[in-house]
Molecule: RNase P RNA; transfer RNA
Organism: Celeribacter sp. PS-C1
RNA sequence: GCGGAUGGCCGGAUAACCGCCGCUUCUCUCGAGGUUCGCUUUGGGGGGAGGGGAGGAAAGUCCGGACUCCCUUGAGCAACGGUGCCGGGUAACGCCCGGCGGGGGCAACCCCAGGGAUAGCGCCACAGAGAAGAGACGGCCUUCUAUACGGAGGUCAUGGUGAAACGGUGGGGUAAGAGCCCACCGCGCGACUGGCAACAGAAGCGGCACGGCAAGCCCCACCGGGAGCAAUGCCAAAUAGGGGUUCUACGUGGGGUCUGUUGUGCGCAAGCAUACCGCCCGCAAGGUCGCUCAAGCCUGAGAACCCGGGUUGGCAGCUUGAGCCGUCUGGUAACAGCCGGCCUAGAGGAAUGGUUAUCCACGGCGGGUUUCCCGCUGAGACAGAAUCCGGCUUACAGGCUGUCCGCGUCG
RNA sequence: GGGCGUAUAGCUCAGUGGUAGAGCACUUCGUUGACAUCGAAGGGGUCACAAGUUCGAACCUUGUUACGCCCA
Numbered sequence: 001g002c003g004g005a006u007g008g009c010c011g012g013a014u015a016a017c018c019g020c021c022g023c024u025u026c027u028c029u030c031g032a033g034g035u036u037c038g039c040u041u042u043g044g045g046g047g048g049a050g051g052g053g054a055g056g057a058a059a060g061u062c063c064g065g066a067c068u069c070c071c072u073u074g075a076g077c078a079a080c081g082g083u084g085c086c087g088g089g090u091a092a093c094g095c096c097c098g099g100c101g102g103g104g105g106c107a108a109c110c111c112c113a114g115g116g117a118u119a120g121c122g123c124c125a126c127a128g129a130g131a132a133g134a135g136a137c138g139g140c141c142u143u144c145u146a147u148a149c150g151g152a153g154g155u156c157a158u159g160g161u162g163a164a165a166c167g168g169u170g171g172g173g174u175a176a177g178a179g180c181c182c183a184c185c186g187c188g189c190g191a192c193u194g195g196c197a198a199c200a201g202a203a204g205c206g207g208c209a210c211g212g213c214a215a216g217c218c219c220c221a222c223c224g225g226g227a228g229c230a231a232u233g234c235c236a237a238a239u240a241g242g243g244g245u246u247c248u249a250c251g252u253g254g255g256g257u258c259u260g261u262u263g264u265g266c267g268c269a270a271g272c273a274u275a276c277c278g279c280c281c282g283c284a285a286g287g288u289c290g291c292u293c294a295a296g297c298c299u300g301a302g303a304a305c306c307c308g309g310g311u312u313g314g315c316a317g318c319u320u321g322a323g324c325c326g327u328c329u330g331g332u333a334a335c336a337g338c339c340g341g342c343c344u345a346g347a348g349g350a351a352u353g354g355u356u357a358u359c360c361a362c363g364g365c366g367g368g369u370u371u372c373c374c375g376c377u378g379a380g381a382c383a384g385a386a387u388c389c390g391g392c393u394u395a396c397a398g399g400c401u402g403u404c405c406g407c408g409u410c411g
Numbered sequence: 412g413g414g415c416g417u418a419u420a421g422c423u424c425a426g427u428g429g430u431a432g433a434g435c436a437c438u439u440c441g442u443u444g445a446c447a448u449c450g451a452a453g454g455g456g457u458c459a460c461a462a463g464u465u466c467g468a469a470c471c472u473u474g475u476u477a478c479g480c481c482c483a
Base pairs, nucleotide, nucleotide: 001407002406003405004404005403006402007401008400009399010398012359013358014357015356016355017354018353020053021052023050024049025048026047027046028045029044030043031042032041033040034039055382059393060392062391063390064389065388066387067228068227069226070225072295073294074293075292076291077290080224081223082222083221084220085099086098087097088096089095100114101112102111103110104109115219116218120217121216122213123212124211137159138158139155140154141153142152143151144150167185168184169183170182171181172180186208187206188205189204192201193200194199232316233315234314235313242307243306244305245304246303247302248301251283252282253281254280255279257278260277262275263274264273265272266271285299286298287297288296323342324341325340326339328337329336330335360380362378363377364376365375366374367373368372412482413481414480415479416478417477418476421435422434423433424432429466437453438452439451440450441449459475460474461473462472463471
């Protein structure tokens, strides 16, 4: 110098003018209420001043939480969904860090949904003889006959097919062959050693048995209740409790009451006595998450669910939080801890904008004294908070910067 | 804002690992004097897009795009 790998950061700046949305404060004005007539409370509008006002992704809503409501609670099981090498970090995670194994690259470095295929089931189209417990189409060999292109048997070394063909090479052996036997390689099991572990190395043993697919069902381990701030609570307003579906009880014991109802008896009547129901307390029964168990609760004319109608205002939830910045310490790192400093939108159909000038960096054209300078001109991305956090993913003009690798040249 | 779903021929839809189909529509031929009906034949596909798993993807997984539905 050229080419590449990887991490971090910024994502226009300043000024003037005109606007937009909250907050604080001052003032003017209009209305309502109270009043001891001095004022005071509250609401609306105008003006002035001060201070604040989008992002690295605010996005997709793909994960994980906080928070709130719903299911009566707890345990177990089932179902459903998710995750998946090992160790660590974290409030948690499918995220992050470090390591292991596999693959790619000369390298820096990058990629991997990376548990289990001897738990079971299923699938492997077409082609091919044969596609997963075997297989004989051609070929080779033996044999029978009528000596053939036919029949029977042996064989997978060889041919062709396929994404994949049941270990490979060499030698021995054989009728031809074959792990049939042997050597090496591969594969499987693996004492032992190192490591927290994944895993790595490996004496020895085995004649080869064990194909692929789990982003097919599944098995194993672990995790998970549902819904979402249009959640939810309060106030005001409005309104007809309108329609439908489903469910179950109608037993029993005791107590008390006759100033709860009703019946019966006595009585002219007032009233007295008594029984049922009602009332209270139990038992049994029934209900209560998909099932079981336990605890509790509910029911005795109510309960549950669905549809429809009305209202479409205000307040809270709402932004101080697993918060941000910096020094130091521990850790390889993610991260954690101590100390110090800071407050950083909170609107609620939705504000954060526009114009001009200069600068900034970029592209094009022209000129010059051509490592540069000057002039003219163009464009300055992706996108926009809506309860709040931690991640991932996706979009993005342009720029700054750290570290590393390869090649070339010079010293 | 939040929660769901769909995308296959011009239209409406099947197809859920193994050469993409049906009905209607379109074209041609036959039938008819002519048209319709009917019969026969045919054309037409970026399976929304991209990446991955697999020997192989419309189908399985992930991301993107477009469209639709629900709520206070």